[in-house]
RNA sequence: CGUCUCCGUUAGGGGAGUCCGGGGAGCCGGGCUGAGAGGGUGGCCGUAUCCGCCACCGACCCUACGAACCUGAUCUGGGUCAUGCCAGCGCAGGGAAACGGAGGCAGUCCUGA
Numbered sequence: 001c002g003u004c005u006c007c008g009u010u011a012g013g014g015g016a017g018u019c020c021g022g023g024g025a026g027c028c029g030g031g032c033u034g035a036g037a038g039g040g041u042g043g044c045c046g047u048a049u050c051c052g053c054c055a056c057c058g059a060c061c062c063u064a065c066g067a068a069c070c071u072g073a074u075c076u077g078g079g080u081c082a083u084g085c086c087a088g089c090g091c092a093g094g095g096a097a098a099c100g101g102a103g104g105c106a107g108u109c110c111u112g113a
Stems, first nucleotide, its partner, number of pairs: 001107001002105009011063004017032006023051002026045001039057006069094003075088004
């Protein structure tokens, strides 16, 4: 110097589903998958075919060696009480980066014995 793995810092990107029971404000308990299934604050809307929307913060994942995540997709096959639950689609289209540290491996160069 190269490469691989892990970790950190700063910055950035991203999602938060589904089912059952209870409850009546936007909630509580439990099941499934998952790293994570909206934890905190504020604002808006709102009183049941409903139980939400937005912003900031937090946890978690991902950042070009990019399947984190979005689109295609109200997709296709399988399975489930149900669901992006599994597989396909997918060498499809998009998608957010820089630096530092530790260790492994291989080679080259320099110096010394």
A computed fold for a 113-nucleotide RNA from Ardenticatena maritima, annotated as TPP riboswitch aptamer (THI element).
Its mean pLDDT, the model's own confidence on a scale to 100, is 80.
It matches the Rfam family "TPP riboswitch aptamer (THI element)". Rfam's curators write: Vitamin B(1) in its active form thiamin pyrophosphate (TPP) is an essential coenzyme that is synthesised by coupling of pyrimidine and thiazole moieties in bacteria.
The RNAcentral record of the sequence draws on Rfam and Ribocentre.